About this RNA: RNAcentral holds the sequence, with entries from MGnify. This is a predicted structure of a 97-nucleotide RNA (SAM riboswitch aptamer (S box leader)) from uncultured Mucilaginibacter sp. It matches the Rfam family "SAM riboswitch aptamer (S box leader)". From the family's description: The SAM riboswitch is found upstream of a number of genes which code for proteins involved in methionine or cysteine biosynthesis in Gram-positive bacteria. Its mean pLDDT, the model's own confidence on a scale to 100, is 83.
RNA sequence: UAUCCAGAAAGACAGAGGGAAGGGCCCGUUGAAGUCUUGGCAACCUGUAAUUAAAAACAAGGUGCUAAUUCCUGCUCGUUGUAAAACGGGAAAGAUA
Numbered sequence: 001u002a003u004c005c006a007g008a009a010a011g012a013c014a015g016a017g018g019g020a021a022g023g024g025c026c027c028g029u030u031g032a033a034g035u036c037u038u039g040g041c042a043a044c045c046u047g048u049a050a051u052u053a054a055a056a057a058c059a060a061g062g063u064g065c066u067a068a069u070u071c072c073u074g075c076u077c078g079u080u081g082u083a084a085a086a087c088g089g090g091a092a093a094g095a096u097a
Base pairs, nucleotide, nucleotide: 001097002096003095004094009038010037011036012035013034017027018026019025022073023072024071039066040065041064044062045061046059047058048057070093075090076089077088078087079086080085
C1' cells in the first nucleotide's frame, strides 16, 4: 500500500480443547489443538512477456487459505426509536500479500 459478505476436505497419529483478547454465540470424544500424507480453493508474488504504463487472459513455481462475513460485537458518527435495540458509514485491532 492492496484485499478481507466469493471459494475450497479426506485419511493417519494423537487425545481435550478450539474459534486472536473481553462480552456473546458456536465448533469439539459422532474426536479439539498439534504433526504428517494426499487433495482442493484462490490468483498476491511469479511465469507466458515483449511494453510508456496499466488493465485483461492463460499457467500454477513461491506464499496463503480450506466451519460460521475477519463468526458477531466492542470505539466513534449518523438515521429510526419512549426505551431496549435495529440499520448504515468510519476508525481501531487482526489476517494475507

Overview
Lineage of the source: Bacteria > Pseudomonadati > Bacteroidota > Sphingobacteriaceae > Mucilaginibacter.